[in-house]
A computed fold for a 77-nucleotide RNA, annotated as c-di-GMP-I-GGC riboswitch aptamer. The sequence was found by an Rfam model in a public genome assembly. Of the family's consensus pairs, 95% are formed in the model.
RNA sequence: GAAUAUAAGGGCACACCCGUCGUGAGGCGGGGCCGCAAAGCCACGGGUCUCAGGUGGAGAUCGCCGGGCUACCGAAA
Numbered sequence: 001g002a003a004u005a006u007a008a009g010g011g012c013a014c015a016c017c018c019g020u021c022g023u024g025a026g027g028c029g030g031g032g033c034c035g036c037a038a039a040g041c042c043a044c045g046g047g048u049c050u051c052a053g054g055u056g057g058a059g060a061u062c063g064c065c066g067g068g069c070u071a072c073c074g075a076a077a
Stems, first nucleotide, its partner, number of pairs: 011036002016031006034063001040069003044066003047061005
């Protein structure tokens, strides 16, 4: 220097609860059993979901899958 653990530290956070915004799916803030090594970021492809006044439209979801971009710590062998 490389590599990397069932180690240590730190990170994220579904259900659910409280507050708040939204017609809604859901978003945001606080708490937080499940879980995650990309559960970090991007709606690009597919899927799923929503719509008061929708149907060749407008939205939501990256913790559904794929793709793209970026990425923490480090013992022995």